This is a predicted structure of a 1511-nucleotide RNA (small-subunit ribosomal RNA) from an uncultured Flavobacteriaceae bacterium.
RNA sequence: AGAGUUUGAUCCUGGCUCAGGAUGAACGCUAGCGGCAGGCCUAACACAUGCAAGUCGAGGGGCAGCGGGCCACGCCUUCGGGCGUGGCGCCGGCGACCGGCGCACGGGUGCGUAACGCGUAUGCAACCUACCUCCUACAGGGGAAUAGCCCAGAGAAAUUUGGAUUAAUGCCCCAUGUCGUCCAGGGGCCGAUUGGCCCCUGGACGAAAGAUUCAUCGGUGGGAGAUGGGCAUGCGUCCUAUUAGCUGGUUGGUAAGGUAACGGCUUACCAAGGCUACGAUAGGUAGGGGCCCUGAGAGGGGGAUCCCCCACACUGGUACUGAGACACGGACCAGACUCCUACGGGAGGCAGCAGUGAGGAAUAUUGGACAAUGGGGGCAACCCUGAUCCAGCCAUGCCGCGUGCAGGAAGACGGCCCUAUGGGUUGUAAACUGCUUUUGUACGGGAAGAAACCCACGCUCGUGAGCGUGGCUGACGGUACCGUAAGAAUAAGGAUCGGCUAACUCCGUGCCAGCAGCCGCGGUAAUACGGAGGAUCCGAGCGUUAUCCGGAAUCAUUGGGUUUAAAGGGUCCGUAGGUGGACUGUUAAGUCAGGGGUGAAAGUCUGCGGCUCAACCGUAGAAUUGCCCUUGAUACUGGCGGUCUUGAAUCAUUGUGAAGUAGCUAGAAUAUGUGGUGUAGCGGUGAAAUGCAUAGAUAUCACAUAGAAUACCGAUUGCGAAGGCAGGUUACUAACAAUGUAUUGACACUGAUGGACGAAAGCGUGGGUAGCGAACAGGAUUAGAUACCCUGGUAGUCCACGCCGUAAACGAUGGUCACUAGCUGUCCGGCCACUUCGGUGGCUGGGUGGCUAAGCGAAAGUGAUAAGUGACCCACCUGGGGAGUACGUUCGCAAGAAUGAAACUCAAAGGAAUUGACGGGGCCCGCACAAGCGGUGGAGCAUGUGGUUUAAUUCGAUGAUACGCGAGGAACCUUACCAGGGCUUAAAUGUGGUCUGACAGCUCUAGAGAUAGAGUCUCCUUCGGGCAGACCGCAAGGUGCUGCAUGGUUGUCGUCAGCUCGUGCCGUGAGGUGUCAGGUUAAGUCCUAUAACGAGCGCAACCCCUGUUGUUAGUUGCCAGCGAGUAAAGUCGGGAACUCUAGCAAGACUGCCGGUGCAAACCGCGAGGAAGGUGGGGAUGACGUCAAAUCAUCACGGCCCUUACGUCCUGGGCUACACACGUGCUACAAUGGUGGGGACAGAGAGCAGCCACUGGGCGACCAGGAGCGAAUCUACAAACCCCAUCACAGUUCGGAUCGGAGUCUGCAACUCGACUCCGUGAAGCUGGAAUCGCUAGUAAUCGCAUAUCAGCCAUGAUGCGGUGAAUACGUUCCCGGGCCUUGUACACACCGCCCGUCAAGCCAUGGAAGCUGGGAGUGCCUGAAGUCCGUCACCGCAAGGAGCGGCCUAGGGUAAAAUCGGUAACUAGGGCUAAGUCGUAACAAGGUAGCCGUACCGGAAGGUGCGGCUG
Repeated sequence: AGAGUUUGAUCCUGGCUCAGGAUGAACGCUAGCGGCAGGCCUAACACAUGCAAGUCGAGGGGCAGCGGGCCACGCCUUCGGGCGUGGCGCCGGCGACCGGCGCACGGGUGCGUAACGCGUAUGCAACCUACCUCCUACAGGGGAAUAGCCCAGAGAAAUUUGGAUUAAUGCCCCAUGUCGUCCAGGGGCCGAUUGGCCCCUGGACGAAAGAUUCAUCGGUGGGAGAUGGGCAUGCGUCCUAUUAGCUGGUUGGUAAGGUAACGGCUUACCAAGGCUACGAUAGGUAGGGGCCCUGAGAGGGGGAUCCCCCACACUGGUACUGAGACACGGACCAGACUCCUACGGGAGGCAGCAGUGAGGAAUAUUGGACAAUGGGGGCAACCCUGAUCCAGCCAUGCCGCGUGCAGGAAGACGGCCCUAUGGGUUGUAAACUGCUUUUGUACGGGAAGAAACCCACGCUCGUGAGCGUGGCUGACGGUACCGUAAGAAUAAGGAUCGGCUAACUCCGUGCCAGCAGCCGCGGUAAUACGGAGGAUCCGAGCGUUAUCCGGAAUCAUUGGGUUUAAAGGGUCCGUAGGUGGACUGUUAAGUCAGGGGUGAAAGUCUGCGGCUCAACCGUAGAAUUGCCCUUGAUACUGGCGGUCUUGAAUCAUUGUGAAGUAGCUAGAAUAUGUGGUGUAGCGGUGAAAUGCAUAGAUAUCACAUAGAAUACCGAUUGCGAAGGCAGGUUACUAACAAUGUAUUGACACUGAUGGACGAAAGCGUGGGUAGCGAACAGGAUUAGAUACCCUGGUAGUCCACGCCGUAAACGAUGGUCACUAGCUGUCCGGCCACUUCGGUGGCUGGGUGGCUAAGCGAAAGUGAUAAGUGACCCACCUGGGGAGUACGUUCGCAAGAAUGAAACUCAAAGGAAUUGACGGGGCCCGCACAAGCGGUGGAGCAUGUGGUUUAAUUCGAUGAUACGCGAGGAACCUUACCAGGGCUUAAAUGUGGUCUGACAGCUCUAGAGAUAGAGUCUCCUUCGGGCAGACCGCAAGGUGCUGCAUGGUUGUCGUCAGCUCGUGCCGUGAGGUGUCAGGUUAAGUCCUAUAACGAGCGCAACCCCUGUUGUUAGUUGCCAGCGAGUAAAGUCGGGAACUCUAGCAAGACUGCCGGUGCAAACCGCGAGGAAGGUGGGGAUGACGUCAAAUCAUCACGGCCCUUACGUCCUGGGCUACACACGUGCUACAAUGGUGGGGACAGAGAGCAGCCACUGGGCGACCAGGAGCGAAUCUACAAACCCCAUCACAGUUCGGAUCGGAGUCUGCAACUCGACUCCGUGAAGCUGGAAUCGCUAGUAAUCGCAUAUCAGCCAUGAUGCGGUGAAUACGUUCCCGGGCCUUGUACACACCGCCCGUCAAGCCAUGGAAGCUGGGAGUGCCUGAAGUCCGUCACCGCAAGGAGCGGCCUAGGGUAAAAUCGGUAACUAGGGCUAAGUCGUAACAAGGUAGCCGUACCGGAAGGUGCGGCUG
């Protein structure tokens, strides 16, 4: 210090989450030791038991208990005495009692309290203070009681009544009065709100206590100090304004009372004040501080332990005593609860220490000691002390130590992993060798904390006190610590390992089980689940959970924003407030500096020191950023005074404008009415219809009436604060601008609360109503159409008055002031110069526009009219949804407006820009359309598919890009499928072992066959073995799954013209540029231009075939000339001309000409040429897309089967058949069929083959039999041409189907072959919607060949040649593609996204008749204890008390209202939830542009009207 997460990617905004630290913690797993700390955060819930406050006999009367003594009696006796009983307070002492001091400290808790409670700083001239210290003055005399004890009584008890007697350091009276208080008078000093201090005089009032061991300890008055308190004041001290007004002793005065003391503290009277937007009052929450955690700090959070203060002591109230309390272990009363009871009545208060129950996730022993420190009492010894010091429990935290160290490679065994004869890792780890002994165990020694008080002695000294020496005292504890011994011996876990975040593999599981802090993992190869191995991080701990700070600049003072992300108020005026021009004087509040006081200690930090270190502790310093006082400084701000003119205003002059209000008025248009002309339609739409019209419309003319709005001018124009404002004119009002040597003299800016204005819609009352027009009605459209379109039409729109107060009220940009480069329009002014008087040019002020530099900005953009640079003030924002909703309040007639949450839910929502994709946006191309030709779709058949069927109909391919496809050939085989029957390893090869000498072959039997059985036959050898077989073992096999694990191959977009890179440049970046623009091309083809310059893969070319020519070479091909020869034939000799064959060359390049053009290039019935602009065809398929196809061609990872999912055999099936689709063949005929005759190819194939020729058969074919492994042999090409026939018919068309007879292949044609012959002769007469191919040697048509193959279901596929067209105006439209641009809420990319109702489940919330509870308050009634007041015939000598009465009050009762919850029939909307229903609202012109406000309507999104905005 940052990181993850919105996107295809980017930048930004913005939330969520993580890494750090901390804790009085808890939970899970684990656990050796010690030190130091800490330990009910919840029920201020209830408490059994014990202890926590007593002490003094040197205050007193006394003597119950204990010990001693004395006396008396009895018993025993060892005669010393012992024991028992009784008496004596005689002694030590002492229960209870009177009295003194203490009990107000110490200890606990945090209920209450938002307060002078706390903190800090002051003040008290308005106060008190026992014990302690110092000073001073004293202590004379007297009296009456009372407890105890004794007697008697009540009661269960607690307790209590009566009588008698008695003491004091208890109580009272008198005296003394230094002195104090009060009153009166006088004087001095001081202070300044009152008065304080001192001195003098007079009067009144007010004291005392004794004990004693003779050392001492006490008593009273006064003064001073110290300590502790009380009161007052400034400042600081949580949240809510959905709490805005509060207050009756309230605010003040006078008087009195009361208090230690001031004071409405209380009472009477008088006045009417006091507090509050700088937040009163009310509600909620809370003890405050020193400090603690975090943070760089500023801050934020907390208030355990320790210290200070406060409050409380079962709840509420009250006073008493006392120096001090309204009192934790005191009292009284009331209440609740618990306990005892004889039912009459009583007792109690752990928020002291332990402990119990309960609550809770959760927090300890009913321990020891007063040895130390401290406290109370006492002269003291001493007693008391759950304060305290210690110990016990708990890893709760912090700190420290240990669980060994060194060597040791066969890198052991085992585990795990892998590419597995081997390697890696665990891992120097272990074993093994040597060493050490902290800790633990055993034994031994053994502290410091202790010095006092006190005692003894001594010293200084002398009615005091202090000091020295010696002695006494340890709970912890035989603890810390030290020594000795043996021995690696006694001691390691937890979490994590997808990214953030250090650490990876295997197995299991298969959207299951589960994980998860966020993003997210898991649907058969999971580094994310579970296990294992390994690794990483910490380590006696490790993780999880909870909470706080940090990161978060994510509330921003330091240190944020507001055009579009959340956010500028609709606009102006203006109050408080905030801020404020120039010069000068003064002041010194702010500010700055010096000094003083305080800021407790502890804590933090630093230095030093002590425990072996550390934690911990001691000591010193710093710090404590604060508050107060004081002395200075005076620049700035402020206060006060003076002056100024530039800010601001005023005045004058000149202008400007759709500025406002109220009148008057004009014409065009529209509608209506009347009348005329006139006749059949008008109107409306995409097309129609509703509607109007022969009762005369529309059209047209004239006149009349009415209301509303103002064409042209008119414009990025003008005016206004905004909303807004438009014919003309009058009146009134306001504004703005310029100019001026005018006036005032800072009068200014902003502006919470407040006020005024404020489009449209809407509301009220009254008018008005031509047109338009929500609602409504009808007609269309449509699946529907509560819409868009049409015909009507009410409210409304208009006027007056009054409400409403909102809009995309927008520049989505608050106001004012100043400054900061330019260019160019326009509106309203002023000045100067020139002028042909039309104007032109320059300067200048104000307004309103465009472009741009710097700067700013996430970018788009903005840019003197800032979104730049500064100043001041106001408003507003803090993730999305819920929601501008609910509740409350205010306003409103209502509609509604303003203010304005929470629960719950999500990990995003969003802005700008980028690349794509898409669009019912633009340009271009393509047999894409159009123009043509021929088909398909109708028929029959063939073939493939779906479906169905089946034991099986094996599998795959499924829009284009599956369907005569894999299959280029299923009768068996193929074959993968089914039924049945078998085998358990077939085939191949290798290897190891054992055995045999055969196995095989042949024959026969059984069987469907596989197979089984029987018979026959029976190796070689150099003896090492070879060969063959059998068995066993190891290696198999699988057309089983996954093409979504893969390789390879392929289809498609598409033979479309695209796809990229390097360097540079632009941009924060994604990315862009290049590749765009203007031309051109078939083409990203080329040219020009150009922040691009080059390059690559594609295009083109190079390759093959074909078209022309040349040359070379002539066999099996050819034959012109010469010769031979035949019935004929290159048949032969020969020839090398031609054809042809197949090598090499040539040729075509827009090269030439003309035109256009800068060029590229294009055009031309151009020339030439066999061919002309790519000559034609083929091969060739960029980056990529479709998780496209294929695990069944093959290969391959993983998974699965192993007497079977392997393998063999027979038979069947893949050929089924109500049906549907695709692709074809044959046809429907005369451009034809049939018969006869005649002609012309190319390419390819052939020995288990092609087969001439001859013979037989009607024929398929058969029987013979030449040639040919092929330019040599084998094959009739057909359409075509000629002749004949058929005349339009279901035919001499068509050939399906069926019957019969055959041929061939083959082991075998039944399921299920092809072909031949005879017979039969179906549908079909040109094919609906729709749809396919083709642009030239093409379509169409005709045949031929080949692969596969025994044969063939081939009408298929692949090739070959023959004959050989028509048409293209053109690019509006359909489809596909390319480019450009634009919009986008899409990116799985429009087969996208997405809205609302309804239905279902879950969740939280609002309303609600009611039911119920809490706290606080008010009125009335009642009213304990108690203080005070009054009274008092009773008690007392008195003081006083009991009693009675009064005021006040806790509590109780009652009444009405407010407030905050809980619950609730029913109800409302909201949120969430893989695959529900209805529609399609939005995103593209989203198919009616969208959105805002408002009104009405509608199942729903929504529609429509009016006004507004451009997002």
Rfam family: Bacterial small subunit ribosomal RNA. Model confidence (mean pLDDT): 83 of 100.